[in-house]
Context: one part of a larger RNA
RNA sequence: CGUAAAAUCUUGAGGGGAGUUGUUCCUAGUACGAGAGGACCGGAACGAACUGACCUCUGGUCUACCAGUUGUUCUGCCAAGAGCAUCGCUGGGUAGCUAUGUCCGGAAAGGAUAAGCGCUGAAAGCAUAUAAAGCGCGAAGCCUACCCCAAGAUUAGGAUUUUUAGCUUCCUCAAAGAUGAUGAGGUUGAUAGGCUACAGGUGUAAGUGGAGUAAUCCAUUAAGCCGAGUAGUACUAAUAAAGCGAUCAAA
Numbered sequence: 001c002g003u004a005a006a007a008u009c010u011u012g013a014g015g016g017g018a019g020u021u022g023u024u025c026c027u028a029g030u031a032c033g034a035g036a037g038g039a040c041c042g043g044a045a046c047g048a049a050c051u052g053a054c055c056u057c058u059g060g061u062c063u064a065c066c067a068g069u070u071g072u073u074c075u076g077c078c079a080a081g082a083g084c085a086u087c088g089c090u091g092g093g094u095a096g097c098u099a100u101g102u103c104c105g106g107a108a109a110g111g112a113u114a115a116g117c118g119c120u121g122a123a124a125g126c127a128u129a130u131a132a133a134g135c136g137c138g139a140a141g142c143c144u145a146c147c148c149c150a151a152g153a154u155u156a157g158g159a160u161u162u163u164u165a166g167c168u169u170c171c172u173c174a175a176a177g178a179u180g181a182u183g184a185g186g187u188u189g190a191u192a193g194g195c196u197a198c199a200g201g202u203g204u205a206a207g208u209g210g211a212g213u214a215a216u217c218c219a220u221u222a223a224g225c226c227g228a229g230u231a232g233u234a235c236u237a238a239u240a241a242a243g244c245g246a247u248c249a250a251a
Stems, first nucleotide, its partner, number of pairs: 001152001005162006014149004020048007032037001050105001052103003058099004065092005070085006109144003116137004166244004170186005191237003194233005200226003207220005
């Protein structure tokens, strides 16, 4: 820009993906074979590698979470803290992200076939599966089936609702993200922040009291602090406003 309005829901022409494989057990030590050995067919279990999704578990990471700790500078000093030193170093670690973690998948089935195997059957009184007419079986392959995309499929499809509908700018944002876009919201509101409660992390704060010459320890105290998590709550901010929007149809 088109599909001659908008919103929502769809059909599927067409396209893409997937398609792998091992071992063990049963059938059965059966058929077969002198024995040694040892099946077809059919059934089951457990795996490998690979794909996809996810974070409950096991782990990793977690540079605005917690604690410990070294050196040094500063907050007048003690104590308590802050800055810098790879996040100073060390021990842990929520959400998120993640694999080595968890779950799932390949299938079954149908159709047409290849090599091959057949039925009926003449030419050619026989024979012959047919480089005769006719009819079958037959593969991890082909077409479906399974998953995904998909009406620019210009053959531009279909359904429902609406008639100033709808959309955007703007603002609060995140399951999204370089920007656009997408998605959740904008007071008829839980969108973000704050606050409250909880989950979860760290691991018992500071101050004070006590014991000890002191280092230190004990009590107050499972304390204090806390990023992203879950819920609640309009306290703060989503104010106000503007723009675009149909040569059709209906009324």